[in-house]
Molecule: FMN riboswitch aptamer (RFN element)
Organism: marine sediment metagenome
RNA sequence: AUCUUCGGGGUGAGGCGAAAAUCCUCGACCGGCGGUGAUAGCCCGCGAGCCGGUGAAAGCUGGUUGAAUCGGUGAAAUUCCGAUGCCGACGGUAUAGUCCGGAUGGGAGAAGAU
Numbered sequence: 001a002u003c004u005u006c007g008g009g010g011u012g013a014g015g016c017g018a019a020a021a022u023c024c025u026c027g028a029c030c031g032g033c034g035g036u037g038a039u040a041g042c043c044c045g046c047g048a049g050c051c052g053g054u055g056a057a058a059g060c061u062g063g064u065u066g067a068a069u070c071g072g073u074g075a076a077a078u079u080c081c082g083a084u085g086c087c088g089a090c091g092g093u094a095u096a097g098u099c100c101g102g103a104u105g106g107g108a109g110a111a112g113a114u
Base pairs, nucleotide, nucleotide: 001114002113003112004111005110006109011027012026013025014024015023028098029097030088031087032046033045034044035043041086042085049064050063051062052061053060054059068084069083070082071081072080090101091100092099
């Protein structure tokens, strides 16, 4: 450099109602990729998503982009252990991190072959 394969998880009960897996009450569950003295959803960055520019298209490109503290161990941890918290694109629908959809898509990247 070319090619191949892989590459996102998760909701129950009750209440009100014409209608809610969306609201209210109680409870449950989930966590992409790389980095970091030591294992990270909430430390740094990337991807996805969203808004735009350019282009016939493929593509290239600018912007935006959530959330944590305390204690313990240790040489070293906002990563482990303990405790208590917090966060979650867009479109649809009775207001959604968990339903349906764009998506049999894209993708940071991982592994392998030449």